[in-house]
Context: one part of a larger RNA
RNA sequence: GGGUUAACGCUGGCGGCGUGCCUAACACAUGCAAGUCGAACGGUUCUAAGCGCGAGCUUAGGAUAGUGGCGAACGGGUGAGUAAAAGGUAGGAAUCUACCCCUUGGACGGAGAUAGCUACUGGAAACGGUAGGUAAACUUCGAUAAGCCCGAGAGGGGAAAGUGGUGAGACAGCCGAGGGAUGAGCCUACUCUCCAUCAGGUAGUUGGUGAGAUAAAAGCUUACCAAGCCGAUGACGGAUAACCGGUGUGAGAGCAUGAACGGUCACAAGGGCACUGAGAGACGGGCCCUACUCCUACGGGAGGCAGCAGUGGGGAAUCUUGGACAAUGGGCGAAAGCCUGAUCCAGCGACGCCGCGUGGAGGAGGAAGUCCUUCGGGAUGUAAACUUCUGAACUAGCCGAAUAAAAGGCCUGUGGACACACAGGAGAAGAAAGUAGGCUAGGAAAAGUCCCGGCUAACUACGUGCCAGCAGCCGCGGUAAGACGUAGGGGGCAAGCGUUACCC
Repeated sequence: GGGUUAACGCUGGCGGCGUGCCUAACACAUGCAAGUCGAACGGUUCUAAGCGCGAGCUUAGGAUAGUGGCGAACGGGUGAGUAAAAGGUAGGAAUCUACCCCUUGGACGGAGAUAGCUACUGGAAACGGUAGGUAAACUUCGAUAAGCCCGAGAGGGGAAAGUGGUGAGACAGCCGAGGGAUGAGCCUACUCUCCAUCAGGUAGUUGGUGAGAUAAAAGCUUACCAAGCCGAUGACGGAUAACCGGUGUGAGAGCAUGAACGGUCACAAGGGCACUGAGAGACGGGCCCUACUCCUACGGGAGGCAGCAGUGGGGAAUCUUGGACAAUGGGCGAAAGCCUGAUCCAGCGACGCCGCGUGGAGGAGGAAGUCCUUCGGGAUGUAAACUUCUGAACUAGCCGAAUAAAAGGCCUGUGGACACACAGGAGAAGAAAGUAGGCUAGGAAAAGUCCCGGCUAACUACGUGCCAGCAGCCGCGGUAAGACGUAGGGGGCAAGCGUUACCC
């Protein structure tokens, strides 16, 4: 000199863009953060119309507790652990991959259970129990098998939802197989902080054979056999730490660092485990143990903010219990649409960067006040007053659904039997927001902070008297202090200035 997720002191006008628990991975009240599909299913219920003497029935439309499907493994948070099962770079072979795309071959005939529901019933609650009966794209049996799997071959094995929709279709789905794409698992080499006051470490340990397990190679597991394997080129142990793209600084080499944004990994009160599934050893799923908190009728139950807000606590220190799905993206759905604390916005903080302003012109040999003085005067100083002009903010009024929006859906036309494709058209939809901005009228309105001995730009007076104090280093202060305190003046930077801490 530059930098910072900064803090502290004094001060503080506006806007834009960013950014905001570095500490206790401490504990959490409350609300929200993952649903959706009735075009999978049986019901229940509401509305309208019609029929019926009535119970009710039919048609059309809506709602939806339960079963079922897909999603919930993404998105969001945090950095505790981890020095290697991580990360980075470059390769590899023994693998899987829902949804999506391409190709190809199929979808025949049966059966069953159960929730909802009804009846009875247990419990304070959480939550159940028994009996009856019911649907499906739920479960299951048989048939079929181009390709697929097993097998040397002969041969053997294994599937489906002709479901929903429609006037019929289209369309959306179902099953087998091959390929692609995407994602993921695995292996290898190099690289990857400090301590030798850590020198020896290791029995599934190192290798082989058989078996098992896995989607898959492998001591991954197991039985047996052999006795290997690693190590001063630092094994083993200890300390510290998520890693990288990057970021800061520097002429560079390097040094330091890993906030925000992006990639990877790990974790979800502490620890362990499996289930479901294409995918999890699953943050807002399950089970067990532990600690803690809460409810209880004392028999027993409930919970997990390192999601978004917010609370207590810790701390020098870090925000609103806001709005909206309008846009982008995600889940579900044929679609309309629903959900989305992802996201987009708004709020708070000079926390940072950037921009603007705090007025322009005129105005005395120069008011007053204050300071200095050799008492003549000098300085503050065109500064003020005053005149005139302009008119951030703000106030009042008017305008402003400007832009971010075009798709999907609707209508028309052409091709087409429709669907669909293309072209054209109309209209709806804005959280931010009555905001940004524009016009008119009024309106001069908002400056501090640090320093002035040298380094280092900027000097006098008074007070104090080695006192009180200053200080980054050198050093000032003991009666004329340009170094302390105050005043006048001056210098630097400026909505900031200075101090402290840390990095180069």

This is a predicted structure of a 504-nucleotide part of an RNA (small-subunit ribosomal RNA, 5' domain) from an uncultured bacterium. Rfam family: Bacterial small subunit ribosomal RNA.